Predicted 3D model of an 83-nucleotide RNA (c-di-GMP-I riboswitch aptamer) from Alicyclobacillaceae bacterium I2511.
Rfam family: c-di-GMP-I riboswitch aptamer. From the family's description: GEMM was predicted in a large-scale screen for bacterial structured RNA regulatory elements. Gene Ontology term of the family: cyclic-di-GMP binding.
Its mean pLDDT, the model's own confidence on a scale to 100, is 82.
The sequence was found by an Rfam model in a public genome assembly.

RNA sequence: AUUAAAAACGAGCAAACCUUGAGAAAUCGAGGGACGCAAAGCCAUGGGCCUACGGUGAAUGCUAAGGCUGCCAGGUUGCUGAU
Numbered sequence: 001a002u003u004a005a006a007a008a009c010g011a012g013c014a015a016a017c018c019u020u021g022a023g024a025a026a027u028c029g030a031g032g033g034a035c036g037c038a039a040a041g042c043c044a045u046g047g048g049c050c051u052a053c054g055g056u057g058a059a060u061g062c063u064a065a066g067g068c069u070g071c072c073a074g075g076u077u078g079c080u081g082a083u
Base pairs, nucleotide, nucleotide: 001083002082003081005080012037013036017032018031019030020029021028022027035070041076042075043074045073046072047071048068049067050066054063055062056061
């Protein structure tokens, strides 16, 4: 520098669920806990999905400025091995 995640080593992250706190909700923080993860590191940039306090409407609705990166792309950084 390239490449892949088959095997190995050492480390890392942590779904569901429980406790607690924040929030209208979606969801998120902290602690416990491990289903999984080679970017399950970071960025809501594009698509997608969730929610609807407020706004709007005659209405079961509609609406993101609120969220989700562990849904898929894209950007960016990076451990180990192999070449």